[in-house]
Molecule: transfer RNA
Organism: Candidatus Campbellbacteria bacterium CG10_big_fil_rev_8_21_14_0_10_35_52
RNA sequence: GGGCGUAUAGCUCAGUUGGUAGAGCACAGAGCUUAUACCUCUGCGGUCCUAGGUUCGAGUCCUAGUGCGCCCA
Numbered sequence: 001g002g003g004c005g006u007a008u009a010g011c012u013c014a015g016u017u018g019g020u021a022g023a024g025c026a027c028a029g030a031g032c033u034u035a036u037a038c039c040u041c042u043g044c045g046g047u048c049c050u051a052g053g054u055u056c057g058a059g060u061c062c063u064a065g066u067g068c069g070c071c072c073a
Base pairs, nucleotide, nucleotide: 001072002071003070004069005068006067007066010025011024012023013022019056027043028042029041030040031039049065050064051063052062053061
């Protein structure tokens, strides 16, 4: 220098044909317990990497950029 993949909650990851962003773990509260843990219930948590474009509508499609990973040279 060229190619491919990836970026979504604190962490690991889903998200179908473009139509109100979700799960598990973690965290907080309650129940249970002498108490802690386990278990059960409830809750909290997001400008979907950045900037544009298309569209009535974008996490999803298009363009450019940035970070990370892999391959080629």